[in-house]
RNA sequence: CGUGCUAGGCGGGGCACUAGGGGUGCUCUGUACCCGAAACCCUCUUUAUGCGGGGCUGAAUUCCCCGCCCGAGGGUCGUCGACUGUCGGGUCAGCGCCGGACACGUGGUGAUGACGGCCGGGUCCUACGCGGCGGGAACAUUGUGAAUCGGGUCAGGUCCGGAAGGAAGCAGCCCUAAGCGAAUGAUCCCGGGUGCCGUAGGGGUGCCUGGCUUGAGCCGGCGAUCCGGGACGCGUCGAUGGUCGCGAUUCAAGGGCGGGGUGCACG
Repeated sequence: CGUGCUAGGCGGGGCACUAGGGGUGCUCUGUACCCGAAACCCUCUUUAUGCGGGGCUGAAUUCCCCGCCCGAGGGUCGUCGACUGUCGGGUCAGCGCCGGACACGUGGUGAUGACGGCCGGGUCCUACGCGGCGGGAACAUUGUGAAUCGGGUCAGGUCCGGAAGGAAGCAGCCCUAAGCGAAUGAUCCCGGGUGCCGUAGGGGUGCCUGGCUUGAGCCGGCGAUCCGGGACGCGUCGAUGGUCGCGAUUCAAGGGCGGGGUGCACG
């Protein structure tokens, strides 16, 4: 130097699970042989760093170890910060809420006269009157109203009479009594959730309103300010979670630099 082979390599980390190791799981890194099963799971036991089957590469840029730097991502912790969920308190009383004061701002109102003063009226109550409404009484007008025991007129028929004539009288028609009904009128009596009504008296200053006087304020809706209250909606306080950030610590994929180690056979 060539050929053949072997150890090794063909990904790793964090979390979770587990007594513990590894795998499947979640996730980071980033490219890294194939097939099969694996969460009430699979396989192992500190020499644990997977199991079953197949393939490639192979002693070095490629396999193994050590040191330093950077470092994705994860774990743990924090009288740490921001936001947020749940439960509770009422210590505080800032916001919101309730009541009051004031009249600074704003608004409204006011010389077409505010506040105030004086006099009156209405609204309210009582009594009476008047009106209206409702009920009742008797009267007047009116309609109807009698098989017979009301009236008038009484066809037909009946009776008396020799006749002339006379008598009673049913139906019908007309009228009327008692009774029944209707409306209107005047009178009287009674009643009320009755009245833009009248008279008299009372009451009151709440509201409305008139007159006279005076002559510039008055009202208090909102905001500001002040006083008081109460509540737990927010703030706040206590407890306990979540997310994100920051810091500390820890594990660490991956990258960079430097150093070291590792065979066998034949020609």
This is a predicted structure of a 267-nucleotide RNA (Bacterial large signal recognition particle RNA) from a marine sediment metagenome. Its mean pLDDT, the model's own confidence on a scale to 100, is 78. Rfam family: Bacterial large signal recognition particle RNA. Its family is annotated with signal recognition particle, plasma membrane targeting and SRP-dependent cotranslational protein targeting to membrane, signal sequence recognition in the Gene Ontology.